[in-house]
RNA sequence: GUCGGAAAAAGGCAAACUAUCUCGAAAGGGUAGGACGCAAAGCCGCGGGUCUAAGGUGCUAACGCUAUGACAGCUGGGUUACCCGG
Numbered sequence: 001g002u003c004g005g006a007a008a009a010a011g012g013c014a015a016a017c018u019a020u021c022u023c024g025a026a027a028g029g030g031u032a033g034g035a036c037g038c039a040a041a042g043c044c045g046c047g048g049g050u051c052u053a054a055g056g057u058g059c060u061a062a063c064g065c066u067a068u069g070a071c072a073g074c075u076g077g078g079u080u081a082c083c084c085g086g
Stems, first nucleotide, its partner, number of pairs: 002086004012038002017033005023028001036073001042079003046076003049071003055066004
């Protein structure tokens, strides 16, 4: 450097849920608690996918369509990295 692995050792992150926020239209996000799990569940919205629909728009209406919004714990990719082994 590269490939594989999490058996060991040291650690790391934190699902659902709960509380809270003069963040947000919402999806979602922040903070604290909490651990379902994760060998990148570290980071990056580049490809796919999914969610939301303020605004715009269709419709008599109900409601529908739409991302410039969101999800990195949906997936591919990029990038950084502890330990062990080849």